[in-house]
RNA sequence: UGGCCGGUGGCGCAAUGGUGAGCGCAGGUGUCUUAUACACACCCGGCUGCGGGUUCGAGUCCCGCCCGGCCAA
Numbered sequence: 001u002g003g004c005c006g007g008u009g010g011c012g013c014a015a016u017g018g019u020g021a022g023c024g025c026a027g028g029u030g031u032c033u034u035a036u037a038c039a040c041a042c043c044c045g046g047c048u049g050c051g052g053g054u055u056c057g058a059g060u061c062c063c064g065c066c067c068g069g070c071c072a073a
Base pairs, nucleotide, nucleotide: 001072002071003070004069005068006067007066010025011024012023013022018056027043028042029041030040031039049065050064051063052062053061
C1' cells in the first nucleotide's frame, strides 16, 4: 500500500430492507432458606464505530473515514 472479515448494552452473540433492536452471562429487586448458594419471577441497561447517500422505510444496501483481526506485497 492492496485485498478479505468484523465493529450492535459491562461481556459474548442474534436480528429476510418492514414498522417494539432481541438472547445468554453479568448487575439489581422479590419469592424460597436460619443464612448463603441453587431454582423461579420481575427489573435495569444499547438507538447498532463516525459522517453522508439510496429508499415510504436502513443494524441490514452504497460511498468515504476510524478502529481491530487475517492474508499478500
Molecule: transfer RNA
Organism: Chloroflexia bacterium SDU3-3